[in-house]
């Protein structure tokens, strides 16, 4: 220099006409309303509605069950949720060691509590799929049956056979097969013994804050896999979502039905009601083309008023250092079935024509649209910056 | 806005860890002078997409994309 990764930050700028939405002012007008000329108006994700919170009602919602989340350590950060950052364990890949079995620097990866408390699945293959068995193999020492040779007989020796019975070296199945390399034994074999090699125990001893790790011992090894399967264990969670939920003033028409009903899954309490029905459930009518408020940070001054300025508060960026503050830029939408645009000029970025070049023409700026608010997570993003790793190339 | 729900042949739908099925429909043949109706054969599926969990996913999980549904105060 170039390619990749990853994080952050920006989301064209500036005038001007011509619209929208919202808001208040002047002037006209009895009124409707009309004009004027002001001020305000989208994100980084506004999305998707996964999480968790404010805020509201429900009975300030007691206690049991049930559902559902969540989940390896520490340390920040944070009201949770959830980010960050190192560590461990685990799984994939490995340079390199060991004759092997094995072992491992490193480097990638995540929704990583528990499979030695229970049940439960594991189709098809295969002999056997969860107390392992025995299909093909092996051996048949011992018993058995045949045979032969020796013996007078008791019997005793070789051989066969594969009947009882041993056996799990090999072999075929599978995603997975009850430890593994070597030996020593054996009739064959086999943790049946031995060395290592793996795995377990939390015993003991040692690190570590902690998950956890290292060495001893001891256990021949009995513990395989799934919990994004039931299920345990710990922690949490009461329901509902602003169509929550409060108010105002106008229309109208009542009729009906239950003995229960609320506390919004169940039960227990608990509350409220029980024939005249203020409660429930059906019909019917209007305010009102969904009417107001919730609803868009707070103080103080100027202005009739919108609103402007300043300061406080919250966000966001960027400097600085003693790292916890300082300073400085910006920024605060509140419609209501839902405005926030559309052309023109000038200019910055990219593209691409012409041109030797200076310069010219001409295209051109992504995803995307607020609807009670805020934190986070996840999806969509053209182009520009910056920062960090890593990898190749060149030069000193 | 909030909330809950479903995507499986051409339509309607079973099927929720173990080789993807029904009924109608389609297509060929048969029956019949023809046609429907019957019979017989058959085709036709990236199970919305992708990841992931699992040995094994339509099915369990998660994140997108699509399409339906339900909720309005006062008197």
């Nucleotide at each position: 220099g170039c390619c990749g990764c990853u994080c952050c930050c920006u989301a064209g700028a500036c005038g001007g006409u011509c619209g929208c939405a919202g808001u208040g002012u002047u002037g006209c007008g009895c009124a409707a309303g009309c004009a004027a000329g002001g001020c305000u108006g989208a994100g980084g994700a506004a999305a998707g509605u996964c999480c968790g919170g404010a805020c509201a009602c429900c009975a300030c919602a007691g206690g049991g069950c049930a559902a559902c989340g969540c989940g390896c350590c520490u340390c920040a950060u944070g009201a949770a949720a959830g980010u960050g950052a190192g560590g461990g364990a685990c799984a994939g890949g490995a340079a390199c060691c060991g004759c092997g079995a094995g072992g491992a620097a490193c480097c990638u990866g995540g929704a990583c509590g528990g499979a030695a408390a229970g049940u439960g699945c594991a189709g098809c293959a295969g002999a056997a799929a969860g107390g392992a068995u025995a299909c093909c193999g092996c051996c048949g020492a011992u018993g058995g049956c045949c045979c032969c040779a020796c013996g007078c007989a008791a019997g005793u020796g070789a051989g066969g056979c594969a009947c009882a019975g041993g056996u799990a070296a090999g072999g075929u199945u599978g995603a997975a097969a009850u430890g593994g390399u070597g030996g020593a034994g054996u009739a064959a074999g086999a943790g049946c013994c031995c060395a290592c090699c793996g795995c377990g125990u939390u015993u003991u001893g040692g690190g570590g804050u902690a998950a956890c790790c290292c060495a001893a011992a001891c256990g021949g090894c009995u513990c395989g896999g799934c919990a994004a399967a039931c299920c345990c264990c710990g922690c949490g969670u009461g329901g509902u979502g602003c169509a929550a939920g409060a108010c105002a003033g106008a229309a109208c028409a009542g009729g009906g039905g239950a003995a229960g009903g609320a506390c919004u899954g169940c039960c227990c309490g608990u509350c409220c009601g029980c024939u005249c029905a203020u409660c429930c459930c059906c019909g019917g009518g209007u305010a009102u083309u969904a009417g107001u408020c919730g609803c868009a940070u707070c103080c103080u001054g100027c202005g009739c008023a919108a609103g402007c300025a300043g300061g406080g508060c919250g966000c966001u960026c960027c400097g600085c250092c003693u790292c916890g503050g300082c300073g400085g830029a910006g920024u605060g939408a509140g419609a209501g079935a839902a405005a926030u645009g559309g052309c023109c000029g000038u200019c910055c970025a990219g593209c691409c024509c012409c041109g030797c070049a200076a310069g010219g023409a001409g295209u051109g700026g992504a995803c995307a649209g607020a609807a009670u608010c805020c934190g986070g997570c996840u999806u969509a993003c053209a182009g520009g910056g910056g920062a960090g790793c890593g990898g190749c190339a060149c030069u000193c | 806005u909030c909330c809950g729900g479903c995507g499986u042949a051409g339509c309607u739908c079973a099927g929720c860890g173990g080789a993807a099925g029904a009924g109608c429909g389609g297509a060929u043949g048969a029956c019949u002078g023809u046609u429907a109706a019957u019979c017989a054969u058959u085709a036709g599926g990236u199970c919305g997409u992708u990841g992931g969990u699992u040995c094994g996913a339509u099915c369990c999980c998660a994140a997108c994309c699509g399409c339906c549904g339900g909720a309005g105060u006062c008197a």